[in-house]
Predicted 3D model of a 1514-nucleotide RNA (small-subunit ribosomal RNA) from a Candidatus Omnitrophota bacterium. Its Rfam family is "Bacterial small subunit ribosomal RNA".
RNA sequence: AUGGAGAGUUUGAUCCUGGCUCAGGACGAACGCUGGCGGCGUGCUUUACACAUGCAAGUCGAGCGAUGAGAUCCCUUCGGGGAUGGAUUAGCGGCGAACGGGUGAGGAACACGUAAGGAAUCUACCUUCAACACUGGGAUAACUCCGGGAAACCGGGGCUAAUACCGGAUACGAGAACCGCAGGCAUCUGUGGCUCUGGAAAGUUUUUCGGUUGAAGAUGACCUUGCGGCCUAUCAGCUUGUUGGUGAGGUAAUGGCUCACCAAGGCGACGACGGGUAGCCGGCCUGAGAGGGCGACCGGCCACACUGGGACUGAGACACGGCCCAGACUCCUACGGGAGGCAGCAGUGGGGAAUAUUGGGCAAUGGAGGAAACUCUGACCCAGCGACGCCGCGUGCGGGAUGAAGGCCUUCGGGUUGUAAACCGCUUUCAGCAGGGAAGAAGCGAAAGUGACGGUACCUGCAGAAGAAGCACCGGCUAACUAUGUGCCAGCAGCCGCGGUAAUACAUAGGGUGCAAGCGUUGUCCGGAAUUAUUGGGCGUAAAGAGCUCGUAGGUGGUUCGUAACGUCGGAUGUGAAACUCUGGGGCUUAACCCCAGACCUGCAUUCGAUACGGGCGAGCUAGAGUGUGGUAGGGGAGACUGGAAUUCCUGGUGUAGCGGUGGAAUGCGCAGAUAUCAGGAGGAACACCAAUGGCGAAGGCAGGUCUCUGGGCCAUUACUGACACUGAGGAGCGAAAGCGUGGGGAGCGAACAGGAUUAGAUACCCUGGUAGUCCACGCCGUAAACGGUGGGCACUAGUUGUGGGAACCUUCCACGGUUUCUGCGACGCAGCUAACGCAUUAAGUGCCCCGCCUGGGGAGUACGAUCGCAAGAUUAAAACUCAAAGGAAUUGACGGGGCCCCGCACAAGCAGCGGAGCAUGCGGCUUAAUUCGACGCAACGCGAAGAACCUUACCAAGGCUUGACAUAUACAGGAAUAUGGCAGAGAUGUCAUAGCCGCAAGGUCUGUAUACAGGUGGUGCAUGGUUGUCGUCAGCUCGUGUCGUGAGAUGUUGGGUUAAGUCCCGCAACGAGCGCAACCAUCAUCCUUAGUUGCCACCUUUUGGUAUCGAAAGAUGUCAGGAGAGCACUCUAAGGAGACUGCCCUGGAUAACGGGGAGGAAGGGGAAGAUGACGUCAAAUCCGUAUGGCCUUUAUGCCUUGGGCUACACACGUGUUACAAUGCCUGCUACAGAGGGUUGCCAACCCGCGAGGGGGAGCUAAUCCCAUAAAAGCAGGCCCAGUUCAGAUUAGAGUCUGCAACCCGACUCUAUGAAGCCGGAAUCGCUAGUAAUGGCGGAUCAGCUACGCCGCCGUGAAUACGUUCCCGGGCCUUGUACACACCGCCCGUCAAGCGAUGGGAGCUGGGGGUACCCAAAGUCUCCGAGCAAUCGGAGCCUAAGGUAAAUCUGGUGACUGGCGCUAAGUCGUAACAAGGUAGCCGUACGGGAACGUGCGGCUGGAUCACCUCCUUU
Repeated sequence: AUGGAGAGUUUGAUCCUGGCUCAGGACGAACGCUGGCGGCGUGCUUUACACAUGCAAGUCGAGCGAUGAGAUCCCUUCGGGGAUGGAUUAGCGGCGAACGGGUGAGGAACACGUAAGGAAUCUACCUUCAACACUGGGAUAACUCCGGGAAACCGGGGCUAAUACCGGAUACGAGAACCGCAGGCAUCUGUGGCUCUGGAAAGUUUUUCGGUUGAAGAUGACCUUGCGGCCUAUCAGCUUGUUGGUGAGGUAAUGGCUCACCAAGGCGACGACGGGUAGCCGGCCUGAGAGGGCGACCGGCCACACUGGGACUGAGACACGGCCCAGACUCCUACGGGAGGCAGCAGUGGGGAAUAUUGGGCAAUGGAGGAAACUCUGACCCAGCGACGCCGCGUGCGGGAUGAAGGCCUUCGGGUUGUAAACCGCUUUCAGCAGGGAAGAAGCGAAAGUGACGGUACCUGCAGAAGAAGCACCGGCUAACUAUGUGCCAGCAGCCGCGGUAAUACAUAGGGUGCAAGCGUUGUCCGGAAUUAUUGGGCGUAAAGAGCUCGUAGGUGGUUCGUAACGUCGGAUGUGAAACUCUGGGGCUUAACCCCAGACCUGCAUUCGAUACGGGCGAGCUAGAGUGUGGUAGGGGAGACUGGAAUUCCUGGUGUAGCGGUGGAAUGCGCAGAUAUCAGGAGGAACACCAAUGGCGAAGGCAGGUCUCUGGGCCAUUACUGACACUGAGGAGCGAAAGCGUGGGGAGCGAACAGGAUUAGAUACCCUGGUAGUCCACGCCGUAAACGGUGGGCACUAGUUGUGGGAACCUUCCACGGUUUCUGCGACGCAGCUAACGCAUUAAGUGCCCCGCCUGGGGAGUACGAUCGCAAGAUUAAAACUCAAAGGAAUUGACGGGGCCCCGCACAAGCAGCGGAGCAUGCGGCUUAAUUCGACGCAACGCGAAGAACCUUACCAAGGCUUGACAUAUACAGGAAUAUGGCAGAGAUGUCAUAGCCGCAAGGUCUGUAUACAGGUGGUGCAUGGUUGUCGUCAGCUCGUGUCGUGAGAUGUUGGGUUAAGUCCCGCAACGAGCGCAACCAUCAUCCUUAGUUGCCACCUUUUGGUAUCGAAAGAUGUCAGGAGAGCACUCUAAGGAGACUGCCCUGGAUAACGGGGAGGAAGGGGAAGAUGACGUCAAAUCCGUAUGGCCUUUAUGCCUUGGGCUACACACGUGUUACAAUGCCUGCUACAGAGGGUUGCCAACCCGCGAGGGGGAGCUAAUCCCAUAAAAGCAGGCCCAGUUCAGAUUAGAGUCUGCAACCCGACUCUAUGAAGCCGGAAUCGCUAGUAAUGGCGGAUCAGCUACGCCGCCGUGAAUACGUUCCCGGGCCUUGUACACACCGCCCGUCAAGCGAUGGGAGCUGGGGGUACCCAAAGUCUCCGAGCAAUCGGAGCCUAAGGUAAAUCUGGUGACUGGCGCUAAGUCGUAACAAGGUAGCCGUACGGGAACGUGCGGCUGGAUCACCUCCUUU
C1' cells in the first nucleotide's frame, strides 16, 4: 500500500483491425405477476398549466387616546351608583412583515466556486467603550355629526393623546472647506489650527427596559479583480456610450452608471459577435485511477413569485401571502364600477407511464413580538397513504420408507417428485387476545401543573403449527432437461440465432436452477470500451500523410559565463463551512439509521528558502545555418535560330489491275489510271540509334542541334557572420491529362458521329472513314492510382555488392588498377519492428521537435449553407434511415476460356463396328379400366428381371371375407383335424350327405365366439442399418515425435533422378509409422517327388475274333479290332516342392536407384490373367430383397377368387442380332477341343417319321454312363456378280412338344411365300497379343419359352503405335481469386412492385431576436404655477405594452419532383472477381435501355511468355 477478470458475433479454418451485443453497479422511477410484519428514509422528473375551500405573520395596554365584560371593595332608594383593577376590541404609534417556506421559468453572467481587495462602502436588533438626554410648539386618526355608493370604499364638519410630528439651545470628538506637520506613495492615513452644518422621549416599577451622538466589535449586505467549469466556425469579423479623457450629475460607494465636450479608439483564431442548451456548488452514481454522467432528498449561493414595466416605505425590497400602471385570464355587479394571483401546507381539475392526507400538535427544536406570562408559527415535531428504496424478522423445528397415493418420464426392469407428505414429538418469534407501561421535561410557572406522538415503544401472561411464497429462467454467452402439442404456421429473440414432422430455443406439463416479500421487464447513466487513448491508440496494404514548395503567427531549439528567481522543488501560515466519504469508538435487542473523534478535502493565496534543469536579461564561442574562393556533372527552366529521317498531300514521269483490310470478310480507294516506283514541291507534328532499376528537378515533369539569359546541387578550401535554426495553422505560388475562353494552326492520331462486320442482340471489342481535340500565344480550371499508396527536420544503430558525380593517397612511362572519403540512385541482408506480407543507414528500427489526418459498413465525399469558377465543377461538409458486419494479411482447398511436368485405347496409327435396313429387346412418349413400381449424363435405357400364357403380380374390372391368408396370449363353448361324394356358381365360396379326436395322466391339437392384436410391394433412401455404383486399381490419404510459424497450418509427402506405383535411390529439419502400391492367396505355362482308379498302355504275360505267310496237319510268326492280368515309364489326375532374383556379362547413369543390349533358361525384367477397391466425394441408388424409427390405413391402402393388363402403337432414342455376299453361299466326304450339366434327371443301342419328334429301354448319383456328331478349317463339286443358289422379314397351310390351359400371349418342324437391304449423313463406340476379329460348345433361371440377352469354354487368329501439338479424364508442382453450398460459384446496374426516412418545391402557416418610425400608461427626476411648505396642477426627458414597415433566423405543412435504403424465389442483359474471356482501376470529356463503352494522360493494387539488367548461393 487494498488496487485493474472477461465472453459471444465477420472465416472452411487462422491472426489482426473493427463495430455490435452481454455478464456488474445505480435510480425521486414506471409497468407485469405476486404480497406477512416492523424500523429508517423517500414520494409531480410532465403544464413556471388553471385553481374551489381552509389555514401558512403577527405581536406589544410596561408608548397613546378611547372601549370597558367579569371580579373585589364601598354605598345603595335594591332600579343602581362610585372606587380599585382590567379580560376584550378597532385606531394612532413601535417592532416584525426583506426571516422562515416554495419553485428552477429565465440567465453562458462576476450568476456560481475559489482566492484576494474595498485607503471606494452601508449595517436595524445584539455586545463593549465614551458622552448626553435642556427647553418649547402645532396638529391628526380613533370618536361624534352629516353626505355619496349595490359593493369595495369614499368625501365633508367638529373634538383629542402619545416613545407620532415640528422649532430652539448645547455638542471637543461626526461631516465639509482652507492652512500646516508626520507616515514609503497621487487619491490616502494620523495629527494641529480656523470657519460652517447637524440631535434627544418618556413610561412603568422592586430590579429593569428604552432614547441620542460618537468610536469599536459581531452579523448581514453591496462593489471590484485573478483563476476555473457547456456545445457550435455550415456563426469571422463585432462595437458609437462604443474605448479613453476633462467636467458635471447620481449612488451607501468606485465606475460611461448618466450627461456635455474632446480624441478614435476597444474586442477577436488563446474564438470576439451570433446561434443552441443549462440554475451553480458542496456533493450523488460509476470507475483501479485518471475520468465520465448527474445536480432529486440534505446544506451554501443565485434567480423568480399570473406576464411586462415602475417606484414607495424601510437599516435592509424595487418586496410570494405590499402599492401603482399595462396585458391576458377568472369572479362579483344594481352595468355605474369593483375583486383576485397556492412555484407556502393540505386539496381540486388538467397533463402524464407516474408521485401521498382538505390529519394531530406547538410537547420538543427554531422564529416574530412582548419586561414577562403569553400569543402567533402548514417552519417544525408527529401521525396517515405507497414494497418507491435500504435494513431486519417470519412463514416452523426434530424424527419419519411400504421410498404410500397422485403427477411426470420409461429401455416397462424402473426412475423421479421425495423425508417431501401422511404420522409421531417439540417450539411460539411475528401477527392475535389480556395485564402492566416509559424516556423524550432541559424549560416555564409562586404553585398546582404542563407529551401531539400514545396506552405507542418495551415487559409479562395465554392459545395454537396455528394466519403468512412468489417471480423469473433452464440452446451458447449463463447456474439449470425431459415429455407432449405445433410444423418457416403459431410464435421466441439482449447478440449469435431457433421453428419447413422426432424443437433441451415456440406453447403446455413434470422436473431443475436462481433470487426471495419480492421477482422480472422497460427507460436512463457509468463500467466493461485502451471504442477519443493525459495516464492509454493509430495513419505502406485494415479508417487515416495535405499533389508539391515557400512562408506568417505559434510550437520547439547548439555551447560557455554571469544575473534575477517566472516555471520548478522544499518548509511555514491562512483558507479550503457543516453534512457527505473513509478509519476508530459509541447509542437504538441487530442492522439500516443516529452520535463523537480523527483523517481526507489532491485546491488557492501569502511568506521564507533552494537555483541543477526550462524560460527571461546581459556578455561570449563556433561544431548548426549561411556567405566567400576554386572546381564539377546534368533531357533543371525561359527565349530565339536551325537540322535530317518518316507520314500525308500536290505536280510531273514510269507502269497496270487491282489496292487496302481481317480470325475470315465487307464497307472504302482504283481504268476519270489507284497501290507500287522515281523526281520536285508544300505543310504540320514528333525527335530513331546513343538509352541505362543512368541523369536533373520541390512536385507536376524534363530528350535532335546551336546561341543568349537563369535556378539549384555536389566536391575542395576554412577567409567571413555568429544560432541568423527546424517545423509551419491561416496565407501565397507552382501544379499531368482532360476541359473552358479569344486568336492562330491543323501532317498524323482521333472522343462524338457514319458505314462495314461479329452477335440472339452489339449503342462494344475488329475494320474503313472522321469532327472537336491533340500543336502555338495569352487567360482560366486546380483535379489524378498527383503512389514509395510511406509529411518535414536532426541524431544514433552490423555488413556485402552494383552504378552516377567529385576529392585525397598508393602504384604507374601511359592507359589501367588499389585504398580511403563525401554525395546521389539500386539490389541483398543482421539486430530490431510488424497482424502478417514485409521494412531494414534512402527504416516501416531507436529517440526528439513541428504540422496534417483517422475513429464500424452503407447513406455520402452526397444534401443544405458558404467560398471560388465563364461553365464543367472544385473546396468545406452533415443528418434521418439501415446492416451486424464491412475490412487487412496469411492458410487449406476448389476453380481458371493461367503455366510447367507426367500418365491413360485420351488423341494419333490401325482393325472391326454403331448411326442407314429387317427383326429382337429396353426406355421415353402417346394410349388405356390397367398398360404395377423403381433406375435418368458418364455412373438409367438386353438395368432390378439367372425366364410376365395362369401363378409370379405389386396394376385394372368384377365377385366375396372382416381377429382375418399368417403369429402370440387369455376367457368361454364345442368337438377331432379332416376325408369322400352330390348340387349351385366363372371361381372363391355356399349347401347337403356319410365317416370321424389323440394321450394312462399331465396335457396336446382343431374349430367357433370375444378381446388384445395381426396385415400393408402404403409414404418418407432427405430419419436409418446393411449392401452397391462411381471417381478408380487412380496413387494417393494420414498419424506419432521433432522442427518452423502468434496462428490456421507447414515440414515429413517438396527437390534431382527413376518407376506401373508416395516404386526405389540421392539430397534435405526431419526421423519413423499406418491405410493404400507391391508381395503373401487361387489359376495357367517348365521340371522334380509322392500316389495310381473309373485315367494311361512303352515293355511283359494271356485270351477272343478276323486276316496274311509258312506248313499235309498240329501249329508257328506277323497284323487289325476287342477282353483280362501285370505295370505306373509316358499322358493325365491331385498333393507337395523346385524355378525368375536384374542372379551373370557389356553399356548408360552420381560409383545409386534404375534403364538399354546379351547369355543361359520352359518362362526375363510386373511371365499371363484373376481375386483384392485407401481417406473420401456424389443428402448417388435401394423402405419393391431383408431389417428398421416416426407417419398413414384397419368391413380396407389388409385377404381370397375369376378374367384382363405388364406383350397396346402416328413416333423418338439406347443396346443387340441377321445381313447386304465370291476371303462368299450351297451339297457331299473327312478331321481336331475345352469347360460344364445330369435321378421329378441325362438318356445309349435299336425301330418309326423328310423333320420337330415318337416308341423303346441298357447304363449312370458320374475321370466309369448320357447330353455329345464341335464348328470354322481341310478335300471334292456347284453357283459367276444378279436383289442373285445373297439376305431372310412377312404371310398361308400342315404339324410337334411342354403345360389344367398356347385366343389375347410360347417355342420348334415341314411345305410354300420371299420384304427392306448392294456397306450406311452429321456424329460416335470397342480394342495394343493369344488381344481384336471370327467359329462353334456349355451353364444358370426354367414345365415350356420371347436367350439374338447374360455368365463361361475352347478353335482359327491379325494390323498398328511416328509421337504427346490438340480433344477427354486423372496425378504432382506452381500462379491468380471478391469462390468455400467451392464456377451449375460469386456478382453489377436500369426497369417493375411494396414499405421507410430524406433533399428540392409555386406556396401556406407558426415562433425567436433585432432595426427604423408612430402612439405612449404608471413612475423617478427637472422646470413652471398655485404667496412659502405639505400637496396638487401643467410641461418635459426616459419608457412597458401596442401599432406600421422592410429584412433576418428557425420550425411545421405542400401538388409535384430527385436520388437513397430495405424487402426467399419479377424483367433485361453480364460490367467486376481467373488473363473473368477487350487486364483492371484513377482523373477528365463525350456517348449509350442498363450494367457500361470510347478518347487523352496516369497507376500496378495485372496473369502469361520472351529478352535485358541487377542480386543471392555453389